[in-house]
Transfer RNA from a Patescibacteria group bacterium, 72 nucleotides, folded computationally. Rfam family: tRNA. From the family's description: Transfer RNA (tRNA) molecules are approximately 80 nucleotides in length.

RNA sequence: GUCCUCGUGGUUCAAUGGAUAGAACACCGGCCUCCGAAGCUGAAGAUAGAGGUUCAAUUCCUCUCGAGGACA
Repeated sequence: GUCCUCGUGGUUCAAUGGAUAGAACACCGGCCUCCGAAGCUGAAGAUAGAGGUUCAAUUCCUCUCGAGGACA
C1' cells in the first nucleotide's frame, strides 16, 4: 500500500430492513437478615463518528476513526 472481518449499556452476547434495540452478569435502591451472603423486586444505563438509500436502518451503500487478520 491492497484486501477481508469486526465495532451495540460497565462486561459478554442477541436483534440480517418493520411494534418500545432484548437478555445474562455487574453497579445502585427497596424487601428479607442482628449484620452480611444468597434469594425476591425495582430503577438507571448502549447501536464508533459523519453522510446517503428507503415510508422505515443496529441491519444496505460511501468516507473517516479504532481493533484484528491475509498478501506485498